[in-house]
């Protein structure tokens, strides 16, 4: 890189450098930014996996909870929001004989992020 599974309305700051832009990609929005954007480094923090320690239920090693912070990781706004596409036993509205259009709300995928573990 690619696959597979889990997670995703919670939590968590400042200081240097450094100068315009930054919230993942198209496309609409909104927001943050010269009172300092990405970006790099230091510091402090959160606490999802992994991996330690303990409890506790079961039996080959799994589940839940609880600590601490070693490996990643992350500290604006729900993954910022809505759409990459789908869905019926809902509701509006248009014709109506049955399909059927158009919108709204609900689901569900997709796409993106992180951790493992395989290759």
């Nucleotide at each position: 890189g690619a696959u597979u599974u889990a997670u995703a309305c919670a939590g968590a700051a400042g200081c240097g450098u450094g100068g315009a832009g930054a919230g993942a990609u198209c496309a609409g929005g909104c927001u943050c930014a010269a009172a300092g954007a990405a970006a790099c480094g230091c510091u402090a923090g959160c606490a999802a996996c992994c991996a330690c320690c303990c409890g506790c239920c079961a039996g080959c090693u799994g589940a839940c909870g609880g600590g601490a912070a070693g490996g990643u990781g992350c500290u604006a706004a729900a993954u910022c929001c809505u759409a990459a596409u789908c869905c019926g036993a809902u509701c509006c509205g248009g014709a109506g004989g049955c399909g059927c259009c158009g919108g709204a709300a609900g689901g569900a995928g997709a796409a993106u992020a992180u951790a493992a573990a395989u290759u």

Predicted 3D model of a 119-nucleotide RNA (SAM riboswitch aptamer (S box leader)) from an uncultured Flammeovirgaceae bacterium.